[in-house]
Model confidence (mean pLDDT): 82 of 100. A computed fold for a 72-nucleotide RNA from an archaeon, annotated as transfer RNA. It matches the Rfam family "tRNA". The family has 954 seed sequences and 5,335,975 matches in Rfam 15.1.

RNA sequence: GGGCUCGUGGUCUAACGGAAUGACGCUUGCAUGGCAUGCAAGAAACUCCGGGUUCGAUUCCCGGCGAGUCCA
Numbered sequence: 001g002g003g004c005u006c007g008u009g010g011u012c013u014a015a016c017g018g019a020a021u022g023a024c025g026c027u028u029g030c031a032u033g034g035c036a037u038g039c040a041a042g043a044a045a046c047u048c049c050g051g052g053u054u055c056g057a058u059u060c061c062c063g064g065c066g067a068g069u070c071c072a
Stems, first nucleotide, its partner, number of pairs: 001071007010024003018055001026042006048064005
């Protein structure tokens, strides 16, 4: 330098173009004498950035940035 894959809460991860899912973690409450654990509830992501298409974009297209991988 070129090809391919990827970028979504603190972490990991889903989402035929139609209200962003789940797990772990975190907070609160209940159960326990307390811890662990269990149950219930809650907070937390303007979906990497900028454009385009569309009534509508996490999704499709273009350009960037970053990561991984392969080739040179």